Predicted 3D model of a 71-nucleotide RNA (transfer RNA) from a Pyrinomonadaceae bacterium. Rfam family: tRNA. Rfam classes the family as a transfer RNA.
């Protein structure tokens, strides 16, 4: 420099163009002498910008970051 892949709660992963889900974590409560375990409830996310569409995490363009291949 060229080509390809990826970016989603604190973490790990889902999601046919149609309410962003699950697990762990964290917080609160119940239980317990205390803690843990268990149970109930809650918290928190789509990498930036633009476009297409009635509707975009998803499709298109472009930027940033990370990874891979070639030279």
């Nucleotide at each position: 420099u060229g080509c390809c892949c990826g970016a989603u709660a604190g973490u790990g992963u889902a999601a046919u163009g149609g309410u962003a889900a699950c697990a762990c974590g964290c917080c609160u409560g119940a239980c317990u002498c205390u803690g843990g375990a268990u149970c109930a409830g809650g918290u928190a996310a789509u990498u930036g910008g633009g476009g297409u569409u009635c509707g975009a995490g998803u499709c298109c363009c472009u930027g940033u970051c990370g990874g891979g291949c070639a030279g």